[in-house]
A computed fold for an 88-nucleotide RNA from a Gammaproteobacteria bacterium, annotated as Glycine riboswitch aptamer. The coordinates come from a structure-prediction model, not an experiment, and the mean pLDDT is 76. The organism belongs to Gammaproteobacteria, within Bacteria. Of the family's consensus pairs, 94% are formed in the model. The sequence was found by an Rfam model in a public genome assembly. Its Rfam family is "Glycine riboswitch aptamer". From the family's description: This family represents the bacterial glycine riboswitch.
RNA sequence: CAGACUGCCGUGGGAGAGAUUCAAUCCACUGAACGCCAAAGGCGCCAGCUGCCCACAAUCGCUCAGGCAAAAGGACCGCAACAGUUAC
Numbered sequence: 001c002a003g004a005c006u007g008c009c010g011u012g013g014g015a016g017a018g019a020u021u022c023a024a025u026c027c028a029c030u031g032a033a034c035g036c037c038a039a040a041g042g043c044g045c046c047a048g049c050u051g052c053c054c055a056c057a058a059u060c061g062c063u064c065a066g067g068c069a070a071a072a073g074g075a076c077c078g079c080a081a082c083a084g085u086u087a088c
Stems, first nucleotide, its partner, number of pairs: 003086005010079004018034001020033004035068003041064001042062003048056001
């Protein structure tokens, strides 16, 4: 110097499911009732690696939290800056 990896900021894309019912006061918020979703987070493990055991995942499962018009959020992917590490 530049590639790669990681973190973080910005930015573009980004699904699913009742604008459910009752009350106040149209939406939102609040309380209650029933029905759902899965991609913030959280929890759990068959697999796989391994001689065996333990331990360790996930886009798998659970549905505590979150969500079920729009907005917001959103795993993940792309771009770019900064920081750190490190090939040649």